About this RNA:
c-di-GMP-I-UAU riboswitch aptamer from a Thermoleophilia bacterium, 79 nucleotides, folded computationally. Its mean pLDDT, the model's own confidence on a scale to 100, is 83. The sequence was found by an Rfam model in a public genome assembly. The source organism's lineage runs through Bacteria, Bacillati, Actinomycetota and Thermoleophilia. Its Rfam family is "c-di-GMP-I-UAU riboswitch aptamer". Rfam 15.1 lists 17 matches to the family in 17 species. Its family is annotated with cyclic-di-GMP binding in the Gene Ontology. Its Rfam clan is "c-di-GMP_I riboswitch clan".
RNA sequence: UCAGACAAAAGCAAACCUGCUGUGAGGUAGGGGCGCAAAGCCAAGGGUCUCUCUUAGAGAGACAGCCUGGUUGCCAAUG
Numbered sequence: 001u002c003a004g005a006c007a008a009a010a011g012c013a014a015a016c017c018u019g020c021u022g023u024g025a026g027g028u029a030g031g032g033g034c035g036c037a038a039a040g041c042c043a044a045g046g047g048u049c050u051c052u053c054u055u056a057g058a059g060a061g062a063c064a065g066c067c068u069g070g071u072u073g074c075c076a077a078u079g
Stems, first nucleotide, its partner, number of pairs: 002079002011036002016031006034065001040071003044068003047063007
C1' cells in the first nucleotide's frame, strides 16, 4: 500500500404508536426496532407515489431504506 473474515466499540433506524406540520405523497420530534458498512450526503437517469391544469400530456412536488450514478467515509484477525 492492497485485499479483508469473526468480534468489539460507535452510528443509523422499518413497521407500528403519539405530538406538531403539509391539500397530499410526506416531513419533523419522542417512543419502538425490522434491518443497515455507506440505511452518510446529492433528486442527475430510470422507477414508484402526490397535487394541479387539462386530454395525452404538461407543470409543480415526495421518496437516497426501489435500482443506477456522483461524492465523502469507521473498526479489523489474517494474507